The RNA shown here (transfer RNA) has 73 nucleotides and comes from a Pirellulales bacterium. The source organism's lineage runs through Bacteria, Pseudomonadati, Planctomycetota, Planctomycetia and Pirellulales. The RNAcentral record of the sequence draws on ENA. Its mean pLDDT, the model's own confidence on a scale to 100, is 82.

RNA sequence: GCCGAUGUAGCUCAAUUGGCAGAGCGCCGCAUUCGUAAUGCGGAGGUUAUGGGUUCAACUCCCAUCAUCGGCC
Numbered sequence: 001g002c003c004g005a006u007g008u009a010g011c012u013c014a015a016u017u018g019g020c021a022g023a024g025c026g027c028c029g030c031a032u033u034c035g036u037a038a039u040g041c042g043g044a045g046g047u048u049a050u051g052g053g054u055u056c057a058a059c060u061c062c063c064a065u066c067a068u069c070g071g072c073c
Base pairs, nucleotide, nucleotide: 001072002071003070004069005068006067007066010025011024012023013022019056027043028042029041030040031039049065050064051063052062053061
């Protein structure tokens, strides 16, 4: 230099053909306990890497950029 993959909550990952952004762990509160852990219930937390485009509507499609990983030379 060329090609490809990935980028979503603090972490690990979903989101099935474009149609309300979710789960587990973690965090906070409550219940339970003499107390803690465990368990149960509830809650908070997101500019979906960045900037544009297409569309009534974009995590999803298109373009550029950035980061990480892999392959080729």